[in-house]
Context: one part of a larger RNA
RNA sequence: GACGAACGCUGGCGGCGUGCUUAACACAUGCAAGUCGAACGGAAAGGCCUUUUCGGAGGUACUCGAGUGGCGAACGGGUGAGUAACACGUGGGUGAUCUGCCCUGCACUCUGGGAUAAGCCUGGGAAACUGGGUCUAAUACCGGAUAGGACUGCACUUUAGUGUGUGUGGUGGAAAGUUUUUUUCGGUGUAGGAUGAGCCCGCGGCCUAUCAGCUUGUUGGUGGGGUAAUGGCCUACCAAGGCGGCGACGGGUAGCCGGACUGAGAGGUUGGUCGGCCACAUUGGGACUGAGACACGGCCCAGACUCCUACGGGAGGCAGCAGUGGGGAAUUUUGCACAAUGGGGGAAACCCUGAUGCAGCGACGCCGCGUGAUUUAGAAGGCCUUCGGGUUGUAAAAAUCUUUUGUAUAGGAAGAAAAUGACAGUACUAUACGAAUAAGGUCCGGCUAAUUACGUGCCAGCAGCCGCGGUAAUACGUAAGGACCGAGCGUUGUCC
Numbered sequence: 001g002a003c004g005a006a007c008g009c010u011g012g013c014g015g016c017g018u019g020c021u022u023a024a025c026a027c028a029u030g031c032a033a034g035u036c037g038a039a040c041g042g043a044a045a046g047g048c049c050u051u052u053u054c055g056g057a058g059g060u061a062c063u064c065g066a067g068u069g070g071c072g073a074a075c076g077g078g079u080g081a082g083u084a085a086c087a088c089g090u091g092g093g094u095g096a097u098c099u100g101c102c103c104u105g106c107a108c109u110c111u112g113g114g115a116u117a118a119g120c121c122u123g124g125g126a127a128a129c130u131g132g133g134u135c136u137a138a139u140a141c142c143g144g145a146u147a148g149g150a151c152u153g154c155a156c157u158u159u160a161g162u163g164u165g166u167g168u169g170g171u172g173g174a175a176a177g178u179u180u181u182u183u184u185c186g187g188u189g190u191a192g193g194a195u196g197a198g199c200c201c202g203c204g205g206c207c208u209a210u211c212a213g214c215u216u217g218u219u220g221g222u223g224g225g226g227u228a229a230u231g232g233c234c235u236a237c238c239a240a241g242g243c244g245g246c247g248a249c250g251g252g253u254a255g256c257c258g259g260a261c262u263g264a265g266a267g268g269u270u271g272g273u274c275g276g277c278c279a280c281a282u283u284g285g286g287a288c289u290g291a292g293a294c295a296c297g298g299c300c301c302a303g304a305c306u307c308c309u310a311c312g313g314g315a316g317g318c319a320g321c322a323g324u325g326g327g328g329a330a331u332u333u334u335g336c337a338c339a340a341u342g343g344g345g346g347a348a349a350c351c352c353u354g355a356u357g358c359a360g361c362g363a364c365g366c367c368g369c370g371u372g373a374u375u376u377a378g379a380a381g382g383c384c385u386u387c388g389g390g391u392u393g394u395a396a397a398a399a400u401c402u403u404u405u406g407u408a409u410a411g412g413a414a415g416a417a418a419a420u421g422a423c424a425g426u427a428c429u430a431u432a433c434g435a436a437u438a439a440g441g442u443c444c445g446g447c448u449a450a451u452u453a454c455g456u457g458c459c460a461g462c463a464g465c466c467g468c469g470g471u472a473a474u475a476c477g478u479a480a481g482g483a484c485c486g487a488g489c490g491u492u493g494u495c496c
Base pairs, nucleotide, nucleotide: 001495002494003493005492006491007490008489009488012369013368014367015366016365017364018362019361020327025325026324027323029322030321031320034071035070036069039068040067042064043063046062047060048059049058050057051056078280079279080278088204089203090202091201092200093199094198097197098196102193103192104191105190106189107188108187109186110144111143112142113141119134120133121132122131123130124129150171151170152169153168154167155166156165158163206252207251208250213243214242215241218240219239220238221237222236223235224234225233255277256276257275258274259270260269261268262267282303283302284301285300286299305316306315307314308313333359335358336357337356341355342353343352344351345350372401373400374399375398381392382391383390384389406433407432408431409430410429411428415423440485441484442483443482444481445466446465447464451480452479453478454477455476461468462467
C1' cells in the first nucleotide's frame, strides 16, 4: 500500500459498488419454463344467444381446462467438489467432421391408407397410478408416383490422399392450415453462407527424488466393428515394442485465463465481483429423445438419507431466487415489476421469464457533503505554579449572519419511438422555520508527530522491537494539556 475481511469503541447524509472465503452440510414453504385454437378432435369452466317444468337443455366460438401435435425446455441462472489434463491460454489443422432456428440460389409440394389419445362404457388400487371394451382427428404415423445435383459402385480428369469436375449403373423424399378468397405463415430435396460445436497438433504455466524405474490394449501393423468424424475408441490375429534424469511412474496441492494487488522495474502473490472457457448438479452407473444432452428444476438402476402408507406399495433432491437449521470470527429481504434490456412460444394481440431492472438490510469498500460563519475580552471552573503568574482560550457566554443538511408545504422529470414506468410522488425545484438534528477513536520513552501533576512501588500493570515498573516513572493507572486521523479510529489476519 491492498482486502469479499472480522473484532473493540463510536456513528449524521448521499452516490456508486459489494456481501457464506467455513459444511459440494441437511433442507419446511413459495416462486424460478413455458407457449401455440392461424396444426387437431373438441367444449370442462366463464361470456353471449335461444328455450325452460327454473332442476336444466341447445347453440356460438368471444374464449378455453384436460388431451393429441409442434417448438422450447441442451439457453439463461448456480457452484468450484473433481481435474496437473489438449482442462485452460495462445497459434494452427480438419483432404477426418456435424450444425435446429436464420439468410441466399435452384427445383418441388402428386396420389392413397390404417390407427390412437381425449370422449363414452366398465374394472383394479389407501394412494401414486393403472387395465379392458368402443368411437374419432391432424402439420401425429405409414405406403405408392416423380427426382437433376444427394448417397454409393466403376471409369476418366485435376490435386496434396478421401477435395473439384465429367460419364455410366443402383438407392431413397414432401403436409397442409388460416382467410381480408389470394395472400401471409409454412412443408420437402439440394447447394452455398452465417452461427455454434466436435476432433487433432506446436508452445506455455504448481510442489515433491525421504517417489527411479513405469507399461500388456501396453507401442505398432492387418482385417473387422463403432462414430457426424480421425484414432487401440473396441475386437480378432501378428510383431515386441512405447515412456523415463530435458524427471517417466507415484504422492501432495489446485478449476484455467482476461485480469487484480504490490513494486521504479524485473519480479512476487492472487484468480472474490465482471467477462471467456471447463467441470459438476444427493453419491455411483446407464442409456432414451433430439440438430444439439449422456440432460440442475427429464427417465432407468443401485447406495445413503428424508417423508407418506390401509404394510401390498409409493414420493423427494435449493451448488436457481428468497428463506430455515447447522458449522463459523463472519456475510442480506420468504420484497416490487416485466416499465426498460434480453430470452422462449405465437402471424399477431399477448403469455411466461427470482435472467434482468429496481427497492430493502450491513460504514463492508471507494468517493462527496455536513456537524456552522464573523467579531470580542483574557469571566467562572479545571490543571500547573518559582505564588508573580501561566494554560485551557476567541474557546465559552454575548452580538451579528447564513441554511448545506433537517422538518413542513407546493410543484415535479428524463429513462418511452404511438400506447405502456416497478423504481416513485423518486431525483430535482420553490417557499417557510430555526444553529437549529449531527464527533469520535487512537496515541504522547526512542523508532514516531505530541508532557506535566498525582497515585502505585519489580506490586498492579505495559509492550510491535529495544525495553519500562524495586519511593520524585515524560514508558503502569487517573487527570489536565498536546499530537494524528476523522464518520470514522484502532487491533488482528493475509499478500507485496